This is a predicted structure of a 123-nucleotide RNA (Guanidine-I riboswitch aptamer) from Synechococcales cyanobacterium PMM_0073. The sequence was found by an Rfam model in a public genome assembly. Rfam family: Guanidine-I riboswitch aptamer. Gene Ontology term of the family: regulation of gene expression. For this family Rfam cites "New RNA motifs suggest an expanded scope for riboswitches in bacterial genetic control" (Barrick et al., Proc Natl Acad Sci U S A, 2004).
RNA sequence: ACAUAUUGCUUCUAGGGUUCCGGUUUAGCAGCUCUGCUGAAUGUCUGGUCCGAGAGAAGCAAGCUAGCGCUGGGUUUUAGGCAAGCAGCGCUGGCUACACGGCGGGAGAAAAGCCCGGGAGAA
Numbered sequence: 001a002c003a004u005a006u007u008g009c010u011u012c013u014a015g016g017g018u019u020c021c022g023g024u025u026u027a028g029c030a031g032c033u034c035u036g037c038u039g040a041a042u043g044u045c046u047g048g049u050c051c052g053a054g055a056g057a058a059g060c061a062a063g064c065u066a067g068c069g070c071u072g073g074g075u076u077u078u079a080g081g082c083a084a085g086c087a088g089c090g091c092u093g094g095c096u097a098c099a100c101g102g103c104g105g106g107a108g109a110a111a112a113g114c115c116c117g118g119g120a121g122a123a
Base pairs, nucleotide, nucleotide: 007061008060009059010058011057012056015051016050020048021047022045023042024041025040026039027038028037029036030035031034062096063095064094065093066092067091068090069089070088071087072086074082075081098118100121104116105115106114
C1' cells in the first nucleotide's frame, strides 16, 4: 500500500419528544357547587401509547472452529475390512475482538444515544 472478514433480527433499558390517552390551567354551555360536554394553552406534567442505542443488556439465528456420529465417493473381500482426505447433515463444546467522537442536516406528531455515522475530526 492492497484484498477479505469482524453479521442480522427480536425483546428490553439509558435516553427522547408530544401525534393519541390521561393530568393541570382556562373560556363557554348544561346540570347544581362539584361533575359532564366542547374549545384553547401547557412536556420546566410523575405517567400510559409511541420512537429508541456501532461504541448498553439479554435471547435467537448465522459465520468460523474442535471432537464424535451418519450418508456419499475409492480400494479390497466369501463375508469382513482398509487409508488419508473431501462434501453434506446432526449433536456437544469454544470463538465472533476493540471502539474518544463534533457542528450541521434528515425522518416523522415531534425529539433523541434513531438515520447521515465505526462519518468529519482526534489519539